Transfer RNA from Pylaiella littoralis, 75 nucleotides, folded computationally. Its mean pLDDT, the model's own confidence on a scale to 100, is 83. The source organism's lineage runs through Eukaryota, Stramenopiles, Phaeophyceae, Acinetosporaceae and Pylaiella. RNAcentral holds the sequence, with entries from ENA. Rfam family: tRNA. Rfam classes the family as a transfer RNA. Rfam links the family to the GO term triplet codon-amino acid adaptor activity.

């Protein structure tokens, strides 16, 4: 450089099952509880599902090109 394989989903770490309302953890902001703090609870907020098309009544799934990351392998 080139081929293959696995990956890309909240701030980060990961799920997402047969294609049918995008979720946990942990973190952030608020609140409870303390004499104040940790620690434990409750609640909110935060997603262009890597780009782009496509197939479906419906796409994080499913199909095609890109684009990034690890590993083999060839050279």
């Nucleotide at each position: 450089u080139g081929u293959u394989u696995g990956g890309g989903u909240a701030g980060c770490u990961c799920a997402g099952u047969u294609g049918g309302u995008a979720g946990a953890g942990u973190g952030a902001a608020g609140g409870a509880c303390u004499g104040a703090a940790a620690a434990u609870c409750c609640u909110u907020a935060g997603g262009u599902c890597a780009u782009c098309g496509g197939u479906u009544c419906a796409a994080g799934c499913c199909c095609g090109a890109u684009c990034u990351c690890a590993a083999a392998c060839a050279a």